RNA sequence: AAGCCUGUUGGCGAUGGAGUUCGCCCUUAACCGCCUCUGGCCGAUGACUCCUGCUCAAUA
Numbered sequence: 001a002a003g004c005c006u007g008u009u010g011g012c013g014a015u016g017g018a019g020u021u022c023g024c025c026c027u028u029a030a031c032c033g034c035c036u037c038u039g040g041c042c043g044a045u046g047a048c049u050c051c052u053g054c055u056c057a058a059u060a
Stems, first nucleotide, its partner, number of pairs: 010025004016051006033041003
């Protein structure tokens, strides 16, 4: 340097991180919210829980 054999590994689910779980995709992919669209609406989750951030109210 070449050859052979064996083995290892992911990504995504409309705004951050982690755990659990579900689903989807194999890079030609999954995914990239909705509406009455000069504007307007909801949410940090696919789902559950926790943390962080944002908003509102009350108390000290």
Fluoride riboswitch aptamer (crcB RNA motif) from a Balneolales bacterium, 60 nucleotides, folded computationally. NCBI's taxonomy places the organism under Bacteria, Pseudomonadati, Balneolota, Balneolia, Balneolales. Its mean pLDDT, the model's own confidence on a scale to 100, is 76.